[in-house]
Context: one part of a larger RNA
């Protein structure tokens, strides 16, 4: 390599969101014969393989004869299947119209609790911490209350196994913008699909660049405990961050540790649209959950949201350690990121 796999043993790219090559691709007529099939002729020296007869005393060996399977070459015929060309269809997809969802995105205005801080009143000696304490704050008047002003960050209750979005991820409010899903229709188009190497775009968090802001929280730091020390759990403080605004980074248990897309295979609750119906109700789609039958699993468990039967495509594994390291490349300001061995050793 072949093969067998990828929830959890090695192994699904973070998102397929967009999308090139490529692979694959509905139903039907004609036509065409390129792949296929069938069959003729031709050619694959000879040895050699196979079978069958024969000579060495057998065999090895040596001699004759004879086939098969395959390829290449050219002709014919056949037309299910692929392809190519024409035409025709609507079950796939997009459109359209009409309704309706929703914390999808973006910008801008905006509201109240809650916190810290100025500053005024009342009012006195503690407060604040903790397993116990101490640093810490407080007679220059603190904690506590009760007014008015600033300030910066999150939005309680609603809230739910609930909603939206490709994932990251979205929560107070309102207006503008803007994707998006979904139902129904005797509405258009007519396979326009489906994946997707390269690629492009998005990508929490923390991290860097520059300017901003900075309440509360809070790595570093500093003190106070704690210990046998205590570079720590604990306390008291506290600077970067945490926020905005412009560009960067491109990782994560980016997990449902389970790619995408289609078809088929018992049930039951629920949510949201919508059709029907006087209702109670039925049905159609989209979402969530429960967890049964067949059936799959090494078990655990999965079980129409499959890990089950099927088809298409793309990634990925391939004994543990060395190591996602080293060199070289790309990328980056940099922190690093991606690609990715080998000796040597179990």
């Nucleotide at each position: 390599u072949u093969g067998g796999g990828c929830g959890u043993a090695a192994a699904g790219c973070g998102u397929u969101u967009c999308g090139u090559a490529g692979g694959c691709u509905u139903u039907u007529u004609c036509g065409u014969a390129a792949g296929u099939u069938a069959c003729a002729c031709u050619u694959c020296a000879a040895a050699g393989c196979u079978u069958c007869c024969c000579g060495c005393u057998u065999a090895a060996c040596g001699g004759g004869a004879a086939a098969a399977a395959g390829g290449g070459g050219c002709g014919u015929a056949a037309u299910a299947c692929u392809g190519c060309g024409a035409g025709a269809a609507u079950a796939g997809a997009a459109g359209u119209g009409u309704g309706u969802c929703g914390g999808g995105g973006u910008u801008a205005c905006u509201g109240g609790a809650a916190c810290u801080c100025u500053c005024g009143g009342u009012g006195u000696a503690g407060g604040a911490g903790u397993g116990a304490a101490a640093u810490c704050c407080g007679u220059u008047g603190a904690u506590a209350u009760c007014g008015a002003g600033a300030g910066g960050a999150a939005c309680a209750c609603c809230a739910a196994g609930g909603g939206c979005g490709a994932a990251g991820g979205c929560g107070g409010g309102u207006a503008a913008c803007u994707a998006g899903g979904c139902a129904c229709a005797u509405u258009u188009u007519g396979a326009c699909g489906c994946u997707g190497a390269u690629g492009a775009a998005c990508g929490a968090c923390a991290g860097c660049u520059a300017g901003g802001g900075g309440a509360g929280c809070g790595a570093a730091a500093g003190g106070g405990a704690u210990u046998a020390g205590a570079g720590a759990c604990c306390c008291c403080u506290g600077u970067a961050g945490u926020c905005c605004u412009a560009g960067c980074c491109g990782u994560a248990a980016a997990c449902u540790a389970u790619g995408c897309u289609c078809g088929c295979u018992a049930a039951u609750c629920u949510c949201g649209u919508u059709u029907c119906g006087u209702a109670a109700g039925a049905g159609a789609c989209g979402g969530g959950a429960u967890g049964u039958a067949a059936g799959c699993u090494a078990a655990c468990g999965c079980g129409u949201g499959a890990a089950g039967c099927g088809a298409g495509c793309c990634g990925c594994c391939u004994g543990g350690g060395g190591a996602g390291u080293a060199c070289g490349a790309a990328c980056g300001c940099a922190a690093g990121u991606u690609u990715a061995a080998a000796a040597c050793u179990c």
Small-subunit ribosomal RNA, central domain from a metagenome, 346 nucleotides, folded computationally.
The RNAcentral record of the full RNA draws on SILVA.
Rfam family: Bacterial small subunit ribosomal RNA. Its family is annotated with ribosome and structural constituent of ribosome in the Gene Ontology.